About this RNA: SAM riboswitch aptamer (S box leader) from Arthrobacter sp. MYb227, 94 nucleotides, folded computationally. Taxonomically the source falls in Arthrobacter (Bacteria, Bacillati, Actinomycetota, Actinomycetes).
RNA sequence: UACCCAUUACGAGCGGCUAAGAGAUCUGGCUCAGUGACGCCGCAGCAACCACCUUCAGCGAAGGGAACGGUGCUACAGCCAGGAACAAUGGAGA
Numbered sequence: 001u002a003c004c005c006a007u008u009a010c011g012a013g014c015g016g017c018u019a020a021g022a023g024a025u026c027u028g029g030c031u032c033a034g035u036g037a038c039g040c041c042g043c044a045g046c047a048a049c050c051a052c053c054u055u056c057a058g059c060g061a062a063g064g065g066a067a068c069g070g071u072g073c074u075a076c077a078g079c080c081a082g083g084a085a086c087a088a089u090g091g092a093g094a
Stems, first nucleotide, its partner, number of pairs: 001094001004091005013043005021032003026082004044074004049070002052065004078086001
């Protein structure tokens, strides 16, 4: 980077730095933002996709448990609608 599978109406914030837009892209809205948004860093937290334990049980799927590890996330329903089948996250192999 492309393909495949699964999920995306629940949940979770403080501090420092920076400085103008941000909420993926397009259109129409709406919301946040110099009372510092967005982003980066630190610590904390939330979650339970992988890994771990366990039931079935011989394998797989499904169920339950815990949260050290791999991860992701921590305004608003992926903010709403339309279009695109578009985006994000995880996993398995390429």
Background:
Rfam family: SAM riboswitch aptamer (S box leader). About the family: The SAM riboswitch is found upstream of a number of genes which code for proteins involved in methionine or cysteine biosynthesis in Gram-positive bacteria. The sequence was found by an Rfam model in a public genome assembly.